RNAcentral holds the sequence, with entries from ENA. The RNA shown here (small-subunit ribosomal RNA) has 1531 nucleotides and comes from a Bacteroidales bacterium.
RNA sequence: ACAAUGGAGAGUUUGAUCCUGGCUCAGGAUGAACGCUAGCGGCAGGCUUAACACAUGCAAGUCGAGGGGCAGCAGUUUGGUAGCAAUACCAGAUGAUGGCGACCGGCGGAUGGGUGAGUAACGCGUAUGUAACCUACGUAUAACAGGGGGAUAGCCGUUUGAAAAGACGAGUAAACCGCCAUAAUGUACUGAAUAGGCAUCUAUUUAGUAAGAAAAGAGAGAUCUAGUUAUAGAUGGGCAUGCGUAUGAUUAGCUAGUUGGUGUAGUAGAGGUGCACCAAGGCGACGAUCAUUAGGGGUUCUGAGAGGAAGGUCCCCCACAUUGGAACUGAGAACGGUCCAAACUCCUACGGGAGGCAGCAGUGAGGAAUAUUGGUCAAUGGGCGGAAGCCUGAACCAGCCAUGUCGCGUGUAGGAAGGAGGUCCUAUGGAUUGUAAACUACUUUUGUAUAGGGGUAAUGACCUUGUCGAGAACGAGGGAGAGAAAGUACUAUACGAAUAAGUAUCGGCUAACUCCGUGCCAGCAGCCGCGGUAAUACGGAGGAUACGAGCGUUAUCCGGAUUUAUUGGGUUUAAAGGGUGCGUAGGCGGUUUAUUAGGUUUAAGGUGAAAUAUAGGUGCUUAACAUUUAUAAGCCUUAGAAACCGGUAGACUAGAAUAUAAGUGGGGCAGGCGGAAUAAAUCAUGUAGAGGUGACAUUCAUAGAUAUGAUUUAGAACACCGGUCGCGAAGGCAGCUUGUCAAGAUAAUAUUGACGCUGAGGCACGAAAGCGUGGGUAUCGAACAGGAUUAGAUACCCUGGUAGUCCACGCUGUAAACGAUGAUAACUAUAUGUUGGCGAUAAAAUGUCAGUGUAGGAGAGAAAUUGAUAAGUUAUCCACCUGGGGAGUACGACCGCAAGGUUGAAACUCAAAGGAAUUGACGGGGGCCCGCACAAGCGGAGGAGCAUGUGGUUUAAUUCGAUGAUACGCGAGGAACCUUACCUAGACUUGAACGUAAGAGUAAUAUAUAAGAGAUUAUGUAGCUAGAAAUAGAUUCUUACGAGGUGCUGCAUGGUUGUCGUCAGCUCGUGCCGUGAGGUGUCAGGUUAAGUCCUAUAACGAGCGCAACCCUUGUACUUAGUUACCAGCAUGUAAAGAUGGGGACUCUAAGUAGACUGCCGGCGUAAGCCGAGAGGAGGGAGGGGAUGACGUCAAAUCAGCACGGCCCUUACGUCUAGGGCGACACACGUGCUACAAUGGUAGAUACAGAGGGCAGCGAGCUAGCAAUAGUGAGCGAAUCUCGAAAGUCUAUCACAGUUCGGAUUGGAGUCUGCAACCCGACUUCAUGAAGAUGGAUUCGCUAGUAAUCGCAGAUCAGCCAUGCUGCGGUGAAUACGUUCCCGGGCCUUGUACACACCGCCCGUCAAGCCAUGGGAGUUAGUGGUGCUUAAAGAGCGUAACCGUGAGGAGCGUUUUAGGGCAAAGCUAGUAACUGGGGCUAAGUCGUAACAAGGUAGCCGUACCGGAAGGUGUGGCUGGAAUACCUCCUUU
Repeated sequence: ACAAUGGAGAGUUUGAUCCUGGCUCAGGAUGAACGCUAGCGGCAGGCUUAACACAUGCAAGUCGAGGGGCAGCAGUUUGGUAGCAAUACCAGAUGAUGGCGACCGGCGGAUGGGUGAGUAACGCGUAUGUAACCUACGUAUAACAGGGGGAUAGCCGUUUGAAAAGACGAGUAAACCGCCAUAAUGUACUGAAUAGGCAUCUAUUUAGUAAGAAAAGAGAGAUCUAGUUAUAGAUGGGCAUGCGUAUGAUUAGCUAGUUGGUGUAGUAGAGGUGCACCAAGGCGACGAUCAUUAGGGGUUCUGAGAGGAAGGUCCCCCACAUUGGAACUGAGAACGGUCCAAACUCCUACGGGAGGCAGCAGUGAGGAAUAUUGGUCAAUGGGCGGAAGCCUGAACCAGCCAUGUCGCGUGUAGGAAGGAGGUCCUAUGGAUUGUAAACUACUUUUGUAUAGGGGUAAUGACCUUGUCGAGAACGAGGGAGAGAAAGUACUAUACGAAUAAGUAUCGGCUAACUCCGUGCCAGCAGCCGCGGUAAUACGGAGGAUACGAGCGUUAUCCGGAUUUAUUGGGUUUAAAGGGUGCGUAGGCGGUUUAUUAGGUUUAAGGUGAAAUAUAGGUGCUUAACAUUUAUAAGCCUUAGAAACCGGUAGACUAGAAUAUAAGUGGGGCAGGCGGAAUAAAUCAUGUAGAGGUGACAUUCAUAGAUAUGAUUUAGAACACCGGUCGCGAAGGCAGCUUGUCAAGAUAAUAUUGACGCUGAGGCACGAAAGCGUGGGUAUCGAACAGGAUUAGAUACCCUGGUAGUCCACGCUGUAAACGAUGAUAACUAUAUGUUGGCGAUAAAAUGUCAGUGUAGGAGAGAAAUUGAUAAGUUAUCCACCUGGGGAGUACGACCGCAAGGUUGAAACUCAAAGGAAUUGACGGGGGCCCGCACAAGCGGAGGAGCAUGUGGUUUAAUUCGAUGAUACGCGAGGAACCUUACCUAGACUUGAACGUAAGAGUAAUAUAUAAGAGAUUAUGUAGCUAGAAAUAGAUUCUUACGAGGUGCUGCAUGGUUGUCGUCAGCUCGUGCCGUGAGGUGUCAGGUUAAGUCCUAUAACGAGCGCAACCCUUGUACUUAGUUACCAGCAUGUAAAGAUGGGGACUCUAAGUAGACUGCCGGCGUAAGCCGAGAGGAGGGAGGGGAUGACGUCAAAUCAGCACGGCCCUUACGUCUAGGGCGACACACGUGCUACAAUGGUAGAUACAGAGGGCAGCGAGCUAGCAAUAGUGAGCGAAUCUCGAAAGUCUAUCACAGUUCGGAUUGGAGUCUGCAACCCGACUUCAUGAAGAUGGAUUCGCUAGUAAUCGCAGAUCAGCCAUGCUGCGGUGAAUACGUUCCCGGGCCUUGUACACACCGCCCGUCAAGCCAUGGGAGUUAGUGGUGCUUAAAGAGCGUAACCGUGAGGAGCGUUUUAGGGCAAAGCUAGUAACUGGGGCUAAGUCGUAACAAGGUAGCCGUACCGGAAGGUGUGGCUGGAAUACCUCCUUU
């Protein structure tokens, strides 16, 4: 510089992700309506429904300068009355005059205005044609208007009728109607010449023949207006043609004037427009016909555009005027003309008449819904007229309505003690409403009042003047009068913040948050979704946000939606490739030359109405609005270009085809043959079972089965070879062989010369099942029968068994007919198998063409995957898809013998349905591993009695909690009162405790008496400290403020705890991979108790867990040595560390050492493992404890404590007495004691550890049989004290309900305590129950363990303790091993689960609601067809009547709206009954599917069954697991 001005997304499927896909929202618009609200103006708009019915008024008249006239008005005139008169009134006459009702005549009533019913059409739009036509008024040009007749209305008379309306008679005018004349350059016809065109022809010139015109009026006049003929142009129309213009094929065939020709009629005019005859055509898949819907366009809305939707206002065209038909008049035809018919309404004297608002107002009705029975012709325009003028619901204005749009206003500035009030909060305070208000100053648009007030008026009768030869023509000037809107717009002055704000929303999308109320109720909701006691989602309030005289809602359209995809989509698995081929139409098509110009392209012209739109100007104060200028595609015409596509003519060989050759195959069809097996029959051998199953049974068998052998018969199928091998279009095809038909591939040559590709309809083929007819029938085997299994078992399993399975000939036409992948052609890395052919060769390697596999790159894909056999990159053609369900269903049609197939909807309903992949969880999936998990053992529980806890029952109360594992000798490590929370009864109310403040009183306290069950009440006695005092301390009472609650919610919570589990896991940073969720790391190979460690490795590191660090125990050493110890020395006793002393030992308690696979051998890369290895007190974590990752179970606990919310407040709080927590047909858990001789009893006797002790342990002595009592040394404890049993020795018992066992009961006691009745323990005497080793089942334990024996402690006055927590004594057995049960860890696999298998989910039945199919019928509508009848009108014919005649009347005939009848069709409504479908928190029956879903599932088909479904047959993998085979990859 040029060009361009233009495109946003979000929510919702999931535990999360990506994709597909629908639903919904944000935007704009409207002739709108509804709700709430409302100050003003400008400009626009206003029955979308019933083309339903209409009261009333108005909407088309005008011309007296066409005519006759004169009803009414005025005028003239005569007479009369009143009056002085002017004049007024009455009666009569009068058309000369102004005028004029009705009438004749002319022009106009065909415009304007309304509506959109019909119409799918040359109706409309666009572009052409008319050589096939018309055109009043108006314009231009040329010429003309002579003569002579006639009728009729009005008026008048008579008359019918209720009326509307007529009838008859007489007479009359015209610019009314004829006749004669004249007339060309006109018209028609017949010729000729020239020129042109488009076939018929047209134009010009010329000759001839024929039929045809006319009107006057005004004016004193000039003159003007009107008339006739003709031509031209203009205007307006008629007709015809190309192209464009809605849906349905579940409408496929339609058509007899139909298509064409000839002739004729008709018309302004072409034409089957009508008629006669002839021919048999015409339209249709490029959608005829039929059905349904609809006025079309300019334009409007939306959209980036392409498109989509609409057609109100304004403009153009069409159609219609209550419904249907018809002509007349006219230049032209009928909204406010005529005739007929129909429906409806009105009048009526019942005889007959009148009417048509889809003109403007208005009324009723319908409806969610749409205005005044207004003003004026002042302007613009129209009709008539010479003009004045008249008419004009056209038009211009006003009225109503926020219906829309544009503009303005409801104040402006200052003003913080951030007041009061409201609301909220973490509440002596803060935040917010909020500079908002008050208050101060200012302004005056709007408002009210007063005053002024332009322009819309241009024209125009008339007058003057210029041009011109002249004029009345044209130009200029003047110009009475005329304004609906309206005294409006606008301007000025005065007053005074004065008169003026709402609506919707506030969970996300989507701008804007808190409190209260409610409690799955009431309600909200556009989608997702809120509400079940802490709701930003309901209702209210405060606050906020958005828009604003409006704001929301509803309805509809476009957008977003690339969600119908031309721009701009797809089809392996999400919806979608036809089962396969052949082939018609169509679409597309190799190389090359020439030509053409249909497509294409360039330039010019025409058209594209105006308005609208966009851009630039202009005018209203601005804007909207108005106005002016410019601007598009399309269609048509003309002229060029020739690359490409197409056409025509020729050439070529690379596509395609044909011939020749040697080969290939489980390709098809027909025939023949074979062996094995099976079954049956016969014979033989032989004897008691066989068969079948998880186990049985049905079944067969002593009438001889099964088994074995021989022979015979029958039908069906073809082992091994055999292979992700071969062939075929697909379905499919397998013993051997013969015949025959066809095919691709290969190698070279030759021939034809684009002959090709695809393929809607069409034709053919098409597994299995099934059907028909006839055969055949060995096996197998739907249905069926029986037997099992089971809760049932219409199944899975078993025994039988019909159709079928086989053949021939027909039919059917479908499958997961699959590579879930249409056909053809070209191109685009590799590697490695294999089949057929060719070439080469040594038997390899290696080349090439055609097939068939695997791995894999780029690319593609949502991913899985695919990847030269594409799902890559391109081209052509066909088929198919557009949310899930309803449904591949219904109806219709076609096909079929039937079964059924093909085609193929809608109502209604949901917000999803779906694909791929991810992480988990789960599996009656797999692999590896661990654990007292099983196994191997030892001892128990389950049976008895008792103790204890729980359930249940009972009760006034039996307080509450804990309930699979993970509740049940648990909270409770101690219920006689207390505890205590429960029940009964009696009491208190600032309260039983504590604090603060104020006031009053008094010490506190101790004690006595009385009443009472006691709490409590009443009375009496004794009784203070410090200080001089005030007062302080203490305490009682009163008042005020704070109470109290073991009441509810563990699903509002903190804290604590259980469990998985002392299992080995759970995560992070950075990097890498993946679109992403996620993955990797953490996997793999080894190893470990261990995610312990090692090796490998796109991972490298790290954290919480593991381990270690801590405590204890086992060994040694050092230090220390009392209360412990005592070897040696000494003293001493009946004995004794009793004493001096010692520091050795034991021990005590502090520190240190020690153990690390360190050493050896073997194996192993290493980590590590193995070894009765060495050494060592101890050996591979030495034993035990403490220690519990991320998390799970809404696990437990509001009664331990704390705490939010709710609830009670003379009680759900507090005190007291008594009772209860201890009940007892029963059931369960945990224990104790036993059932005995490995024992009981009696006597003797030995050895611990760890603990406790002053309201205590208590030696010793005394008493008692004993529990215990009395007295009492020592000891706050290595000093004193509490203290072992089993064991050992001796004796006895001899297998029994016992010298076992000790329950129960009676008597007598002891102790604790205020108190042992309910309800304590212990002692003693007596009593002496069950029980003789325990069913199914089940628990613990792997070494100082189990088992067994006793001891101590906590709690505690005492104790229901056989419990719990610790301590030591004695002291075993067994583990082959991991198949199985249970639990857990890792990896992998499937999944329709994710509240996660206690998951999900299918169908019948039952209940309610909804829409729908069928249905004997029935009702209504609708378009044709046939028959019949037939008005008005029109065509044709016509002797009688009329007329001199032309002609007319009448009659006949044809046609036709409408009416009647009939059969069939279509559409809609309705219907007893009936079919399935959908929806609906908690109905019934089963459990079909998802995991190998417990019989793998699914597809087609057939049969069967309450139901899901089962079975047969063929097919598929969209089946898991295991083994084998094959192939591939790596080494």